This is a predicted structure of a 72-nucleotide RNA (transfer RNA) from an Anaerolineales bacterium. It matches the Rfam family "tRNA". The family's RNA type in Rfam is transfer RNA. The sequence is in RNAcentral, with records from ENA and MGnify.
RNA sequence: GCCCCUGUAGCACAAUGGACAGUGCAAGGCACUCCUAAGGCCGAGAUGUGGGUUCGAUUCCCGCCAGGGGCA
Numbered sequence: 001g002c003c004c005c006u007g008u009a010g011c012a013c014a015a016u017g018g019a020c021a022g023u024g025c026a027a028g029g030c031a032c033u034c035c036u037a038a039g040g041c042c043g044a045g046a047u048g049u050g051g052g053u054u055c056g057a058u059u060c061c062c063g064c065c066a067g068g069g070g071c072a
Base pairs, nucleotide, nucleotide: 001071002070003069004068005067006066007065010025011024012023013022018055028042029041030040048064049063050062051061052060
């Protein structure tokens, strides 16, 4: 330099172009308990970035950024 894959919550992952972007763990709160843990309940937290297509984009297209792999 070229090609391919990936990027969603603190972490690990879901989401056919259409309902409020969900799940588990972690963090927080509540209740329980003599106290703590376990278990129970509650509620907060995210689409790498800039454009484009579309009535509508996490999803499709292009550039860029970051990570991984291959070729040279």